[in-house]
RNA sequence: GCGGCCGUGGUCCAGUGGUAUGAUUCGAGCUUUCCAAGCUUGAGACCCGGGUUCGAUUCCCGGCGGCCGCA
Numbered sequence: 001g002c003g004g005c006c007g008u009g010g011u012c013c014a015g016u017g018g019u020a021u022g023a024u025u026c027g028a029g030c031u032u033u034c035c036a037a038g039c040u041u042g043a044g045a046c047c048c049g050g051g052u053u054c055g056a057u058u059c060c061c062g063g064c065g066g067c068c069g070c071a
Stems, first nucleotide, its partner, number of pairs: 001070007010024003018054001025043006047063005
């Protein structure tokens, strides 16, 4: 330099045009003599810029970053 894959809460991940899922973590409460475990509830995210579209996490272009391969 070229090509492929990927980028989503603090962490790990699902979703692939129409209100973003679950686990974990954290806050509050219930339970327990206390702790742990369990239950309820809440908070927290689509890498950046542009385009297409009524509507973009999703499609297209460019950039940035990561992994892999080729030279």
Transfer RNA from an uncultured Candidatus Micrarchaeota archaeon, 71 nucleotides, folded computationally. Its Rfam family is "tRNA". It is annotated as a transfer RNA.